[in-house]
The RNA shown here (Bacterial large signal recognition particle RNA) has 268 nucleotides and comes from an Actinomycetota bacterium. It matches the Rfam family "Bacterial large signal recognition particle RNA". Rfam classes the family as a non-coding RNA gene. It is recorded under the gene name ffs. The organism belongs to Actinomycetota, within Bacteria. Model confidence (mean pLDDT): 77 of 100.

């Protein structure tokens, strides 16, 4: 140095997040010649020598491996701007929402006479009266009894020797009691009764109108001043999340460079 079997080892790696921790399986990166199947989240193998389990298959001492550097995908973190999102608190009074006052401006009213003064009426309470209306009474019409209601009482009936007497049903008048009806007028009562009439009170709120008197009223909008209140916006102050920027920390796939290092057997 070659050739054979072998063995170490490799057949990705890193962030997050889960965990008491260490590894999967899960998420994202980056990357490749980077194997196959199986089970894995109220999960799976382990314990500081933890950097996966079972079960297969391939490379194999080299394009593998170890150091240091520099570059560095990505992620994990602090601080500090910003800008948005819940939650909490103040009452700051700018908006909404409430009260007052002003009267500068618009409106509206006012010489066809404002406020304001004085009168009168109504509206409101009471007594009486009147009137409508309602209910009963009376009146009045009308109806109203098989026989126990009157009158007349055909037949027909009893009495009588006869003249004659008597009682009396339908029928026809009539009335009681009830029963409808009417109800101008009388007489009693009633009340969700009145554009009514007298008389008295109450009141000045609101409405009509006389006198006097002569320039205002008013207070709806807007604007000013005061107040009041916090559900809501909006402000202040907190605490929290999320994105994004600067600064800083840490962990790093992979890439360059320089370095080290390269096992065991037989042959030849």
């Nucleotide at each position: 140095c070659c050739g054979u079997g072998c063995u170490a080892g490799g057949c990705g790696g890193g962030g997050g997040g889960c965990u008491a921790g260490g590894g999967a399986u899960c998420c994202c990166c980056u990357g490749u010649a980077a194997c196959c199947g199986g089970a894995g989240a109220u999960u799976c193998c382990c314990u500081u020598u933890a950097u996966g389990c079972c079960g297969g298959g391939c490379c194999g001492a080299u394009u593998a491996c170890c150091u240091g550097u520099u570059c560095g995908c990505g992620g994990c973190u602090g601080a500090u701007g910003u800008a948005u999102g819940a939650c909490c608190g103040g009452g700051c009074a700018g908006c909404c929402c409430c009260c007052g006052g002003u009267g500068a401006g618009c409106a509206g009213u006012g010489u066809u006479g404002a406020u304001g003064g004085u009168u009168g009426g109504g509206u409101c309470c009471u007594a009486c009266g009147c009137g409508a209306c309602c209910c009963g009474g009376a009146g009045c019409c009308g109806u109203g009894a098989a026989c126990c209601c009157g009158g007349u009482c055909a037949g027909g009936c009893c009495c009588g020797g006869a003249a004659g007497g008597g009682a009396g049903c339908a029928g026809c008048c009539g009335u009681a009691a009830g029963c409808g009806g009417u109800c101008a007028c009388c007489c009693g009562g009633g009340a969700g009764u009145g554009c009514c009439g007298u008389g008295g009170g109450a009141g000045u709120g609101c409405c009509c109108g006389g006198c006097c008197g002569g320039a205002g009223c008013c207070g709806g909008c807007u604007g000013c001043c005061g107040g009041a209140a916090c559900a809501g916006c909006g402000c202040c102050g907190g605490c929290u999340g999320u994105g994004c920027a600067u600064c800083g920390g840490u962990c790093a796939a992979g890439g360059g460079c320089a370095g080290g290092g390269u096992g065991c057997a037989c042959g030849g």